[in-house]
RNA sequence: AUAGAAAAAGGCAAACCGUUUGAAAGAACGGGACGCAAAGCCUAGGGUCUAAGGGAUCCCAAACUUCCUAUGAUCGCCUGGUUACCUGAC
Numbered sequence: 001a002u003a004g005a006a007a008a009a010g011g012c013a014a015a016c017c018g019u020u021u022g023a024a025a026g027a028a029c030g031g032g033a034c035g036c037a038a039a040g041c042c043u044a045g046g047g048u049c050u051a052a053g054g055g056a057u058c059c060c061a062a063a064c065u066u067c068c069u070a071u072g073a074u075c076g077c078c079u080g081g082u083u084a085c086c087u088g089a090c
Base pairs, nucleotide, nucleotide: 003087004086011036012035016031017030018029019028020027021026034076040082041081042080044079045078046077047074048073049072053068054067055066056065
């Protein structure tokens, strides 16, 4: 430098439950482990989720219904960037 078969030191923690938070998607903390060799970090590109907001509807307003949109969310969806532990099967 490359790689991740097996292992070790150690790390992270899905679903679900509780509390808090948010309009929602979701997030934080505690419990809990399905998994993970970057499941560390960056939303940079794409994907996906949500729709507070805006439009239509309406005599007007709200509610209902419906349409559009990310500036919101997800890096445990993929790609890219960046940093790093261990090991030596190939």
Predicted 3D model of a 90-nucleotide RNA (c-di-GMP-I-GGC riboswitch aptamer) from Gracilibacillus kekensis. Its Rfam family is "c-di-GMP-I-GGC riboswitch aptamer". Its family is annotated with cyclic-di-GMP binding in the Gene Ontology. Taxonomically the source falls in Gracilibacillus (Bacteria, Bacillati, Bacilli, Bacillaceae). The prediction has a mean pLDDT of 83.